[in-house]
RNA sequence: AGAGUUUGAUCCUGGCUCAGGACUAACGCUGGCGGCGUGCCUAACACAUGCAAGUCGAACGGGGUAGCAAUACCCAGUGGCAGACGGGUGAGUAACGCGUAGAUAAUGUGCCCUCUUGCGGGGAAUACCGUUCCGAAAGGAACGUUAAUACCUCAUAAAGCCGUCGAAGGGCAUCCUUUGACGGGCAAACUGAUUCAGGGCGAGAGGAGCAAUCUGCGUACUAUCAGCUAGUUGGUGAGGUAAUGGCUCACCAAGGCUACGACGAUUAGCUGGUCUGAGAGGAUGGUCAGCCACAUUGGAACUGAGAUACUGUCCAGACUCCUACGGGAGGCUGCAGUCGAGAAUCUUGGGCAAUGCACGAAAGUGUGACCCAGCGACGCCGCGUGGAGGAUGAAGGCCCUCUGGGUUGUAAACUCCUUUUACGGGAGAAGAAUCAAUGACGGUAUCCCGUGAAUAAGCCACGGCUAACUACGUGCCAGCAGCCGCGGUAAUACGUAGGUGGCAAGCGUUGUCCGGAUUUACUGGGCGUAAAGGGUGUGUAGGCGGAAUUUUAAGUAGAAAGUGAAAGGUUGGAGCUCAACUCCAACACUGCUCCCUAUACUGGGUUUCUUGAGUCUCGGAGAGGAAGAUGGAACGACACGUGUAGCGGUGAAAUGCGUUGAUAUGUGUCGGAACACCAAUGGCGAAGGCAGUCUUCUGGACGGGUACUGACGCUGAGACACGAAAGCCAAGGGAGCGAACAGGAUUAGAUACCCUGGUAGUCUUGGCCCUAAACUAUGUUCACUAGGUGUCGGGGGUUUCCCUCGGUGCCGCAGCUAACGCAUUAAGUGAACCGCCUGGGGACUACGGCCGCAAGGUUGAAACUCAAAGGAAUUGGCGGGGGCCCGCACAAGCGGUGGAGCAUGUGGCUUAAUUCGAUGCAACGCGAAGAACCUUACCAGGGCUUGACAUGGAUCUGCAAGCUCGUGAAAGCGAGUCGCUUUCGAAGGUGAUUCACAGGUGGUGCAUGGCUGUCGUCAGCUCGUGUUGUGAAAUGUUGGGUUAAGUCCCGCAACGAGCGCAACCCUCAUUGUCUGUUGCCAGCGAGUAAUGUCGGGAACUCGGACAAAACUGCCUCUGUAAGGAGGAGGAAGGUGGGGAUGACGUCAAGUCAUCAUGCCCCUUACGCCCUGGGCUGCACACAUGCUACAAUGGCUGGUACAAAGAGCUGCUAACUCGCGAGAGUACGCUAAUCUCAAAAAGCCAGUCUCAGUUCGGAUUGGGGUCUGCAACUCGACCCCAUGAAGUCGGAAUCGCUAGUAAACGCCGGUCAGCAAUACGGCGUUGAAUACGUUCCCGGUCCUUGCACACACCGCCCGUCACGCCACGAAAGUUGGUUUUACCCGAAACCGCCGCGCUAACCGCAAGGAAGCAAGCGUCUAAGGUAGGGCCGAUGAUUGGGACGAAGUCGUAACAAGGUAGCCGUAUCGGAAGGUGCGGCUG
Repeated sequence: AGAGUUUGAUCCUGGCUCAGGACUAACGCUGGCGGCGUGCCUAACACAUGCAAGUCGAACGGGGUAGCAAUACCCAGUGGCAGACGGGUGAGUAACGCGUAGAUAAUGUGCCCUCUUGCGGGGAAUACCGUUCCGAAAGGAACGUUAAUACCUCAUAAAGCCGUCGAAGGGCAUCCUUUGACGGGCAAACUGAUUCAGGGCGAGAGGAGCAAUCUGCGUACUAUCAGCUAGUUGGUGAGGUAAUGGCUCACCAAGGCUACGACGAUUAGCUGGUCUGAGAGGAUGGUCAGCCACAUUGGAACUGAGAUACUGUCCAGACUCCUACGGGAGGCUGCAGUCGAGAAUCUUGGGCAAUGCACGAAAGUGUGACCCAGCGACGCCGCGUGGAGGAUGAAGGCCCUCUGGGUUGUAAACUCCUUUUACGGGAGAAGAAUCAAUGACGGUAUCCCGUGAAUAAGCCACGGCUAACUACGUGCCAGCAGCCGCGGUAAUACGUAGGUGGCAAGCGUUGUCCGGAUUUACUGGGCGUAAAGGGUGUGUAGGCGGAAUUUUAAGUAGAAAGUGAAAGGUUGGAGCUCAACUCCAACACUGCUCCCUAUACUGGGUUUCUUGAGUCUCGGAGAGGAAGAUGGAACGACACGUGUAGCGGUGAAAUGCGUUGAUAUGUGUCGGAACACCAAUGGCGAAGGCAGUCUUCUGGACGGGUACUGACGCUGAGACACGAAAGCCAAGGGAGCGAACAGGAUUAGAUACCCUGGUAGUCUUGGCCCUAAACUAUGUUCACUAGGUGUCGGGGGUUUCCCUCGGUGCCGCAGCUAACGCAUUAAGUGAACCGCCUGGGGACUACGGCCGCAAGGUUGAAACUCAAAGGAAUUGGCGGGGGCCCGCACAAGCGGUGGAGCAUGUGGCUUAAUUCGAUGCAACGCGAAGAACCUUACCAGGGCUUGACAUGGAUCUGCAAGCUCGUGAAAGCGAGUCGCUUUCGAAGGUGAUUCACAGGUGGUGCAUGGCUGUCGUCAGCUCGUGUUGUGAAAUGUUGGGUUAAGUCCCGCAACGAGCGCAACCCUCAUUGUCUGUUGCCAGCGAGUAAUGUCGGGAACUCGGACAAAACUGCCUCUGUAAGGAGGAGGAAGGUGGGGAUGACGUCAAGUCAUCAUGCCCCUUACGCCCUGGGCUGCACACAUGCUACAAUGGCUGGUACAAAGAGCUGCUAACUCGCGAGAGUACGCUAAUCUCAAAAAGCCAGUCUCAGUUCGGAUUGGGGUCUGCAACUCGACCCCAUGAAGUCGGAAUCGCUAGUAAACGCCGGUCAGCAAUACGGCGUUGAAUACGUUCCCGGUCCUUGCACACACCGCCCGUCACGCCACGAAAGUUGGUUUUACCCGAAACCGCCGCGCUAACCGCAAGGAAGCAAGCGUCUAAGGUAGGGCCGAUGAUUGGGACGAAGUCGUAACAAGGUAGCCGUAUCGGAAGGUGCGGCUG
């Protein structure tokens, strides 16, 4: 410090996620030791038991024990002090509660310290105790008796207190300090020890510490809480308090608080600090420390220096316990501990030795405070589980290319060494202060000795982020997962193993906080299109504000002081062996307060200024606004005339109108709405918006002048005003248009688009509504920052031009921007103020508030859900976008297919099997260039098991093959039989057994190689360097021409190059040269019935080899060029015809059954052999063909002309036989020699005469031939007989542009034969047509749009149906909280108070004073009744929403998305949606 994730890729925006640190943690696995810390976060739920606050005999009387006694010790009670501390918890509290800084001139103070002074008389009671009594108990009553440092009274009174009258000084308003005089009342307690000290008591002054009150500032969230308040705010007086104060009361006044957030709701103890962070911040407040609050819930006071009192009192409520039922007792949020709740948190331990506290004169006592120990890896820190050597690189494990290698791995074994720790034995502290005594911890820490590597390693991860990889298992299953995502048979992602990485007595997971996140942005973000500028203006508060002078010193800056507790933090040092931990010192604590100084800037005050702003005057421009008047065209209606059959409307129609006379046309009358041309890229207005003409009223801007005011300004939360269209209310109006509606079309449907009608509405007046894509998607204002070119309104000048002010457009530099783009009319550079944004959906929603007549508007969430949603640009692909171009693509033609019969292939069906594959074009006469057996892979049956075939090892073997026989359908099984050589034997071979293995047309073409199809013989596909761009990418390859062509030329930030194109290759067409047999025969000769038959010839044809020839080369025209058009010559003319040749790639295209091959599977079978069957099966459908339907023909007879091929297991002449297929016999030929071999259509004759025929030949019967072991299933051919459908083929569809189509025959491969009508070649005869590119199909290039990228067979919207989840509404039901009114009203304080009771004082007494009790009153907790507010829970039913596997209906959107889309509004419709009106261009 960053990383992953939106896309085909890119940049940006933006969310989600991760790596780090931390924790009072918990869970899983594991676990050796020690030190220091730490441990109920949940139920402030309930608590058994024990302990947690006592002490003092030197305050008092009494009792008890011991003792002879003195005396010592102990005990309940009276009395004193303490019990308000210490300890716990965080429920409440949003507050002067806390923090910080102050104030008290408004206060109190036990114990403690210092100082001053005093402690003299007297008296009445009472507990304990005794007697009696009540009660179960807790407790209580009566009588009698007694003491005090308990209680009462008197005396004394300096000072203090109160009152009156002064004086001086000071301050901060009330006032404070010092002091004088007079008057008034107010104190006390003694004890011990024995002469003096100590303690104690009263009064007073001061101090310290503590406590109390008040104030400034700071201190969570919510405005879907906007108004709150009656003791409320203030005053006067009184009461009360330690003290100020509405603290309380009476009266008076009507105030007080609040957008700088009152009041209300929710949440919360606050702080020092802690965690995190670079910091600023954010989160947090456990342990320790300070403060506050609470003590079962609520209320109340008493005592006291101090409490409204955790282990005190009273009352009320709930709960628990005891009870004799009459009454009582209790309060662990003290320490342990228990139940319960919970993911979860300890011992019913030791000791007062230390530190501290209470009491005491002290000794001392008490102390679950505290000091220690125990439990828990809960945290932090430290140590260990050994060290050195050791290669046969052991064994075992795992992996692999497997006789071997790699890895685990110096790891182990083994040798030597050490002993931290653990264990055993011995010694043994500090902590103790004080002469002595006193240690819970503890025989602990520590030290010494001994034995012995001995007692001690796990957890997580290994696809990327993120360090670390292989095998097996599994097979979208099981599972993993923080995000992206893995898993559908080769998973580094699941599980296991080996290995590796990380951390280590721990390791992972979960949860929470900060960080990363500049993702709330003060530091440090944004708003044209990503989320985000308010629809527009006027203007209040607020914020900000021109130039100059002077003053002040609030902000600001500097210096000094106080404070900022300790602990904690940082730095330095020290102590525990180190560290954690602890101690010491310094710093820091960024804050607050006080004071002094400075005065640049900001602020406050004063005085000026004119440039900001405004006023005045002159002038011109304008659809600016309101009202009134008025005009013509068009339209519709009505009346009359002319006139006749149609009009109207559409893609085409129909509905509609019309013989009752339409449309058309003429004249006239009426009506409403809107204003052609001018007109514009124009003008005006704040925006919405504004358009005939004229008049009246009226707002604003602009230009010139520079007279006046003197900062009067800018912005603007709330507020107010305006605000298109639609819509609402009332009254009018209503021509045209026109939601809804009706009808007609279209359509699968058509609640639409189109057509005919048509109501609200559109118009006017008045009142509402207040929203729009209200857009420049760009808030207002000011300043500055290159230009160029239009235009509108002014002004000036030296006037075809220049300068200037104000608007309005376009282009463009710097700069900015993610890019697109903006660019003096900024989206640039700055300033001021306002509004708004913070992932997508849910949601322009719900609830609540406000507004509205309603429609609805405005404000505006959450649960839940996703990992994206989005912007700009790029490359493709696509478009029922555009442009250019090409192709038998269409058109123009010729011939077919689709109808019939048959052949072949496929689907389907059938079957024991009908083997398998190929499936749009690009499967279907395809693999198959030959299924009767074989082939053959399928089925049935019979057999074999190292096998039909290969290699190797081990053992045995002279065994084989062949022949013969038996059985059998065959395969197979079984039996028999040899020969030669040799003494035995080796080697080789053969066979048998056995082990490795063979074998598989079994699976996967989606694991593959190779081969192939297709786009397409289309003209494309790329690269290097350079350049442009943040980048994906672009450029080149685009543009202008041209070409069959990315062919070539020109231009150009490109320059070159490669694979393709073309050419080079083969063949055909012409010629030459050479060659001349098996080919040829012109001339010469010979010969035959005839034939190059023979001699010969080398001319021609032909075969072959080598050359030549064609290049837009020449001419004309045209063009810059490339090239094009025409012509000549030529066998051939513009790539001459044909072939071979197939770029980068696409289709997970095809093939595991040609072959090869990974993995998986079978192994007496999924292998191998054999017989028979099947692949030929037949209601049907499709594809490709053949033959036909006839006269351009059939049949009969005669007759002519090819090319290219094949042949020894072969082609077979001639001859004979057979009607024929063929048979017999046999010449020639290994082929330019011989044979197949006859070419056929054609031509010449004859016949048939338009018929289901002398067309057509299917089917069937009979008889044959040939091949072959074998023609039944299941061959071909021949003869005779039979003689079906079919009379030119619906929708649709195919081929072909010249030697082509069409027609005709010939040959070959495969092959014993053949289902061949197929396939591949060959020649013969030989056309028609192409205007042209509008349309269909396919394709190239450029451009445009895109929400597509699996790429339009794309994407995607809504209803409905089903499942599931959360939420809203709902008759209500229920709970909590809060509040109002009223009722009742405990205890207690206070007040009043006749009767009752009473020791101290007064009084001779009676009695008084005073007190107590009872009673009454105010106030009041709890409770009750009634009514509200708020918040939850639940609720039949209901509403929309999110998500879900391949459901249903449509096709709304994205391309002109097939009616451009969208916004607002109204209306209609199963649904997306349609339509009307206005607006926007996204």